[in-house]
């Protein structure tokens, strides 16, 4: 320098003018209450200070919070799945193990198919306690009058060879045999069991034994292990109008009765009190598993301690518009190139709504750090 | 806030337990028929199954991500 890969940061800056929305201050004004000091609430303008994101998004996971008979056990259902750690928790993150692509950095995958069931189209003889189409071999019969040879047919043996397929029961050499075959033997590969060593562990290395050689699919059913109660801020809590309706008390009514009290009936009118819910309002509502920096522990994710900081809280929903200067990006012209100058352009994805931790997806561009390979120079 | 369904030829649909050229009707194109058109008859073209990735020998179908449309509950 070129090519490739990984991680992180930013998401234009400043000024002026005009606006928007909460909070605080004080002024004016209005309403209500009043112990006449004032308090509470609203409106208009003013001043001060705050005002979107890396994804605020999708709502795919996990939690906090709140209510449900507080949540214990079981069934069903669902999710996850190598090992160890981190965390409030996770399907997330970190470190490690094994396998795969690649020259490497990097990237991708992860329980069990040796528990059972099921599937494996077409092709092919045979596709799952394998199979005999061709070939090879043996025997018998027939064909030439007979024997050898050859051909055909029938019965049988054979998984070495051919051919089919994504996949055909370990590879190679030898012994053996009629021909063959882990049938047997040596070596290699794998697997299972046991032992030893290293490691917390996944696992790795080594030894011995058994010819054990056992196909793939669990993002098919399933088995094993772990986890999950349900609903969601329209959760939920408080204050509480008018109208209608409910309940209590008192008076007026009827029957019983000579009268009163009392009892029974009727549920009507009037007065008064009470409680529930609705409209509406307030809280929940943002100080939090918060952040910056330093130190300490740890390979790391992360954790602990100390100091400092406060950083949107609306409720049809604010966070904007215009102009100028500078900066960034390409383009055209001037110039032989560069530098420089001039000109007209571009600047994404997108927007809080109870709050956090992740994942995924969208994104104009710019900058920084690290790794691998190749070339050149010293 | 919560839950579900669909996307296949120009249009409307089918596609079973994943299986080898993805099916039908209408439409389109060509030919025949007719004096001509329509109807009718014969033949043909047209799809990479919304997009991307994965599992598998093999994916419209199974899994993940994503886009669009529709419906239901509060």
């Nucleotide at each position: 320098a070129a090519a490739g890969c990984c991680g992180g940061a930013c998401a234009g800056a400043c000024u002026g003018c005009c606006g928007c929305u909460g909070c605080g201050c004080g002024c004016u004004u209005c309403a209500u209450g009043u112990u006449c000091g004032c308090a509470u609430g609203g409106a208009c303008a003013g001043c001060g200070g705050g005002g979107a994101g890396g994804a605020a998004a999708g709502u795919c996971c996990g939690g906090g919070c709140u209510c449900c008979g507080c949540a214990g056990g079981g069934c069903a259902g669902g999710a996850c799945g190598c090992u160890g750690g981190g965390u409030a928790a996770c399907g997330c993150c970190c470190a490690g193990g094994g396998g795969g692509c690649g020259a490497a950095a990097u990237c991708c995958c992860c329980g069990g198919a040796a528990a059972g069931u099921g599937c494996c189209a077409c092709a092919g003889a045979a596709a799952g306690c394998a199979a005999a189409c061709c070939g090879c071999c043996u025997u018998a019969a027939a064909g030439c009058g007979u024997c050898c040879c050859c051909u055909u047919u029938a019965a049988g043996g054979u998984a070495a060879g051919g051919g089919u397929g994504a996949a055909a029961c370990g590879g190679c050499g030898g012994u053996g045999u009629a021909a063959g075959a882990g049938a047997c033997c040596a070596c290699c590969a794998g697997u299972u069991g046991c032992c030893g060593c290293g490691g917390u562990g996944a696992c790795g290395c080594g030894g011995c034994a058994g010819g054990c050689u056992c196909g793939g699919c669990a993002a098919a059913c399933c088995c094993c292990g772990u986890c999950c109660g349900g609903a969601g801020c329209a959760a939920g809590a408080c204050c509480a109008a008018a109208u209608a309706g409910g309940g209590g008390a008192g008076g007026c009514g009827g029957c019983u009765g000579g009268c009163c009290c009392g009892g029974c009936c009727a549920a009507g009118c009037c007065u008064u009190c009470c409680g529930g819910g609705u409209a509406g309002g307030u809280c929940g509502c943002u100080a939090g598993a918060g952040g910056u920096c330093a130190c300490a522990g740890g390979c790391a994710a992360c954790u602990g301690u100390g100091c400092c900081c406060c950083c949107a809280g609306a409720g049809g929903a604010a966070u904007g518009g215009c102009a100028g200067u500078c900066g960034c990006c390409a383009c055209g012209c001037c110039c032989g190139c560069a530098a420089g100058g001039c000109g007209g352009g571009g600047a994404a994805c997108a927007g809080a709504a109870c709050c956090c931790g992740g994942c995924u997806u969208a994104u104009c561009g710019u900058c920084c750090g690290g790794c691998u390979u190749u070339g050149c120079g010293a | 806030g919560g839950a579900g369904c669909a996307g296949u030829a120009g249009u409307u649909a089918a596609g079973u337990c994943g299986g080898u050229u993805a099916u039908a009707a209408c439409g389109c194109c060509g030919g025949c028929c007719u004096g001509u058109c329509a109807c009718g008859c014969c033949g043909g073209a047209g799809g990479c199954c919304g997009a991307g990735g994965g599992u598998u020998c093999g994916a419209g179908u199974c899994c993940c991500u994503u886009c669009u449309g529709c419906u239901c509950c509060g």
Overview: Two RNAs folded together computationally: RNase P RNA and transfer RNA, 452 nucleotides in total. Its mean pLDDT, the model's own confidence on a scale to 100, is 77. It holds a member of the Rfam family "Bacterial RNase P class A". Rfam describes the family as follows. Ribonuclease P (RNase P) is a ubiquitous endoribonuclease, found in archaea, bacteria and eukarya as well as chloroplasts and mitochondria.